[in-house]
RNA sequence: GGGCCACUGGUCUAAUGGUAAGACGCUUGUUUUGCAUGCAGGUGACCGGGGUUCGAUUCCCCGGUGGUCCA
Numbered sequence: 001g002g003g004c005c006a007c008u009g010g011u012c013u014a015a016u017g018g019u020a021a022g023a024c025g026c027u028u029g030u031u032u033u034g035c036a037u038g039c040a041g042g043u044g045a046c047c048g049g050g051g052u053u054c055g056a057u058u059c060c061c062c063g064g065u066g067g068u069c070c071a
Stems, first nucleotide, its partner, number of pairs: 001070007010024004018054001025043006047063005
């Protein structure tokens, strides 16, 4: 320098055009003499910009970050 892949709560992972799901975590209540476990709630995210579309996490372009391959 060139090719390819991936970016979603604090962490990991879904969603394939129609108001983003689950687990862990954190937190509140309950259970216990107390802790843990269990149970019932709450909390919190689409890497940035532009385009297409009635509508974009999703499709396209540019940029950023990371990974990988070639040189």

A computed fold for a 71-nucleotide RNA from Mariniblastus sp., annotated as transfer RNA. NCBI's taxonomy places the organism under Bacteria, Pseudomonadati, Planctomycetota, Planctomycetia, Mariniblastus. Its Rfam family is "tRNA". By type it is a transfer RNA. Its family is annotated with triplet codon-amino acid adaptor activity in the Gene Ontology. Its mean pLDDT, the model's own confidence on a scale to 100, is 82.